The RNA shown here (transfer RNA) has 73 nucleotides and comes from an Elusimicrobiota bacterium. Model confidence (mean pLDDT): 82 of 100. NCBI's taxonomy places the organism under Bacteria, Pseudomonadati, Elusimicrobiota. The sequence was found in a public genome assembly. It matches the Rfam family "tRNA". Rfam classes the family as a transfer RNA.

RNA sequence: GGGGCUGUAGCUCAAUUGGGAGAGCGCGCCGUUCGCAUCGGCGAGGUUGUCGGUUCAAUCCCGAUCAGCUCCA
Numbered sequence: 001g002g003g004g005c006u007g008u009a010g011c012u013c014a015a016u017u018g019g020g021a022g023a024g025c026g027c028g029c030c031g032u033u034c035g036c037a038u039c040g041g042c043g044a045g046g047u048u049g050u051c052g053g054u055u056c057a058a059u060c061c062c063g064a065u066c067a068g069c070u071c072c073a
Base pairs, nucleotide, nucleotide: 001072002071003070004069005068006067007066010025011024012023013022019056027043028042029041030040031039049065050064051063052062053061
């Protein structure tokens, strides 16, 4: 320098052929208990790496760019 893969909640990851952004763990509150744990309920937490484009509508399609991993030279 070139090719490929990945980037979504604090962490690990879902979300398909474009239309309600979610789960588990963690965190807060409540219930349960003499108390803790377990268990149950409720809740907070996201500009989907960044910028631009297409579209009525983009995590998803297109272009550029950044970071990580990997292959080739």